[in-house]
Bacterial large signal recognition particle RNA from a Solirubrobacteraceae bacterium, 268 nucleotides, folded computationally. The source organism's lineage runs through Bacteria, Actinomycetota, Thermoleophilia, Solirubrobacterales and Solirubrobacteraceae. The RNAcentral record of the sequence draws on ENA. It is recorded under the gene name ffs. Its Rfam family is "Bacterial large signal recognition particle RNA". By type it is a non-coding RNA gene.
RNA sequence: CCGUGCUAGGCGGGGUGCUAGCGGUGCCCUGUACCCGCAAUCCGCUCUAGCGGGGCUGAAUCCCCUCCCGAGGGGCACAGGCCCCGGGGUCUGCGCCCUGUACGUGAUGUCGAUCGUUUGGUCCCUAGGCGAUGAAGACCCGUGAACCAGGUCAGGUCCGGAAGGAAGCAGCCUUAAGCGGCCACCUUCAGGCGCCGCGGGAGAACCGAACAGGAGUCGCGAUACGGCGGCCGCGCCCCGGGUACCGGCCACGACGGAGGGUGCACGG
Numbered sequence: 001c002c003g004u005g006c007u008a009g010g011c012g013g014g015g016u017g018c019u020a021g022c023g024g025u026g027c028c029c030u031g032u033a034c035c036c037g038c039a040a041u042c043c044g045c046u047c048u049a050g051c052g053g054g055g056c057u058g059a060a061u062c063c064c065c066u067c068c069c070g071a072g073g074g075g076c077a078c079a080g081g082c083c084c085c086g087g088g089g090u091c092u093g094c095g096c097c098c099u100g101u102a103c104g105u106g107a108u109g110u111c112g113a114u115c116g117u118u119u120g121g122u123c124c125c126u127a128g129g130c131g132a133u134g135a136a137g138a139c140c141c142g143u144g145a146a147c148c149a150g151g152u153c154a155g156g157u158c159c160g161g162a163a164g165g166a167a168g169c170a171g172c173c174u175u176a177a178g179c180g181g182c183c184a185c186c187u188u189c190a191g192g193c194g195c196c197g198c199g200g201g202a203g204a205a206c207c208g209a210a211c212a213g214g215a216g217u218c219g220c221g222a223u224a225c226g227g228c229g230g231c232c233g234c235g236c237c238c239c240g241g242g243u244a245c246c247g248g249c250c251a252c253g254a255c256g257g258a259g260g261g262u263g264c265a266c267g268g
Stems, first nucleotide, its partner, number of pairs: 001268006009057003012030005020046005034054005063261006072252001074250003078247001080246002083242007093234002095231003098227005103221006116211007123201003128196004133190005140181004149174004157166003
């Protein structure tokens, strides 16, 4: 080196989940890879491996180890990107509002504008008068009593020898309390009512009047420039928090690639 027969080993692996932990059934990835039985209110184990039974292959393409690659799932919370929430800032951004100057236009103003001064009112306090409103009462109207209200009391009852007398139901008339209406007039009461008026206060704003003075004042429109103007609606910036979609980090890691390693017996 060749041949024959064997043995260890191999005939899938990984992630996740479950579990004290491990392997398996489950789910997923890889990709092709003996068969039967068992398994989720699980099955089998206790330290390297599913357990039980059977079969094939067998020292190398196939078994073992190391390195590379990296499908895939898992974890972290690194705040870089996207998104969400809260707070703050507001320049040199946008929007809206206010405002100044210039321009245009329309009113108004020498029959006196803006501004100024004085005075009064609107406002507040105190005690009143008048009115209105509302409530209650009175007046008025209606109704209103089997008997225990009044009048008149048929019939009937009672007293009386009689004349006559007495009480009195129903009916009719009237009325009390009560109930309802009316509330024009009258009385009382109430108050963020109105007007008048005494005294005091406040004086920011508005309105009226008088005086002084002598030419502006107001509305609208678009544009330009502006205001240490405002809002904080949007953008932007700053601070804090959330989220695992993208990115980042951490181990695990199939398939694939590279390198190395591993027997026994007999014969030639």